Description
A computed fold for a 105-nucleotide RNA from Haliea sp., annotated as Glycine riboswitch aptamer. It matches the Rfam family "Glycine riboswitch aptamer". The literature on the family includes a 2004 paper in Science by Mandal et al., "A glycine-dependent riboswitch that uses cooperative binding to control gene expression". Its mean pLDDT, the model's own confidence on a scale to 100, is 80.
This record gives sequence, C1' cells and structure tokens, in this order.
RNA sequence: GCGCUCCUUGCUGGAGAGAGGCCGUCCCCGAGGCGGUCCACCGAAGGAGCAAACCCCGUCUUGCGCGGGGCGAAUCUCUCAGGUAAAGCGGACAGCAGGGGCCCG
Repeated sequence: GCGCUCCUUGCUGGAGAGAGGCCGUCCCCGAGGCGGUCCACCGAAGGAGCAAACCCCGUCUUGCGCGGGGCGAAUCUCUCAGGUAAAGCGGACAGCAGGGGCCCG
C1' cells in the first nucleotide's frame, strides 16, 4: 500500500417449510410450557456427495481417443444434524465500519 481467494468484531439486511396427530406432565383452564412418539415438509448453522479442468496408470484404431484412479466447487444434490404460526433465537450470504493474518515495497 485503492494489494489478498484467509480469520475475526460491531451495526444493518436476510428465505423456506404442519399454530400437525397421539400420549404424558405443569397449569383453575388453555390455541400456553415441557417431555416422548408418529407422520408430513424445508435447506441458508454445521456435515456429507460430485462436474469440468489438471495429475498418474493402462490400452490401441495414435485421436480434442478409450478405461481406471487421484485431486477437485457451489446458493447444485443428500437431509445425518438443524429447522417448520407470530414474536424471539438461529441463519448461508451481502453492505458499512474496525482488528488480525498473508503478500509486496
């Protein structure tokens, strides 16, 4: 340093999906709280999977070839986890303002 694909702090924005059934319990009662269980759903905490490219091996018809393996991304896929009225909490990601790290001088 108007550098970087990294980490972190504060503020701000931030979606989706059953106020599900049954049982127990708290409570005067309850569309409330808690626990258990069953089914239906969501994908944007986290987690998991892989495409091309690239690398290695083998192969023959030597080609922008074929087969196998490695590496390898997501807001894609899975749905373990988490979540499914409002509120609250959480929330990938984004904006603003800082701190750290790395790189260069």